[in-house]
RNA sequence: GCGGAAGUGGCUCAACGGUAGAGCGUCAGCUUCCCAAGCUGAACGUUGCGGGUUCGAGUCCCGUCUUCCGCU
Numbered sequence: 001g002c003g004g005a006a007g008u009g010g011c012u013c014a015a016c017g018g019u020a021g022a023g024c025g026u027c028a029g030c031u032u033c034c035c036a037a038g039c040u041g042a043a044c045g046u047u048g049c050g051g052g053u054u055c056g057a058g059u060c061c062c063g064u065c066u067u068c069c070g071c072u
Stems, first nucleotide, its partner, number of pairs: 001071007010024004018055001026042005048064005
C1' cells in the first nucleotide's frame, strides 16, 4: 500500500429499511429476624465519527477513525 471482519446502555451480544431489545451488572421496592436467593419496577444508547439516499437508516451508499486477520 491492497483486501476482509468488527465498532450498538457499565460489560457480553441481538435487531436482513418501519417504536433500538435481551442477559449480566447498577438503583429502588416487595419478601426475610439479617444476608443470599427470588419477584416487581426504574435508570442507563447522539448505534465509533462526518455526510448522502429514502416518507423513514443500526441496517443501503461515500468518506474517515480505531482494533483484529490476510496479502504484498
Molecule: transfer RNA
Organism: uncultured bacterium